This is a predicted structure of a 72-nucleotide RNA (transfer RNA) from a bacterium.
The sequence was found in a public genome assembly.
Rfam family: tRNA. Rfam classes the family as a transfer RNA.
[in-house]
């Protein structure tokens, strides 16, 4: 330098172009308990950045940034 791939919650991962972007874990409240832990329950929290296509984009296209891999 070229090619491929990945980027979603604090962390690990889902989501066929269309429903309020979901789950585990973590965190906070409540129940329970003498107090905790465990268990049950409720809640807050996320689409790397810019542009484009589309009635509609996490998803498709493009540029950039960052991670991983391959070729030279």
């Nucleotide at each position: 330098g070229c090619c491929c791939u990945c980027a979603u919650a604090g962390c690990u991962c889902a989501a066929u172009g269309g429903a309020u972007a979901g789950a585990g874990u973590a965190c906070a409240g409540g129940c329970c308990u003498c107090c905790g832990a465990a268990g049950c329950u409720u809640g807050g929290g996320a689409u790397g950045c810019g542009g484009g296509u589309u009635c509609g984009a996490u998803u498709c296209c493009u540029g950039c940034u960052g991670g991983g891999g391959g070729c030279a």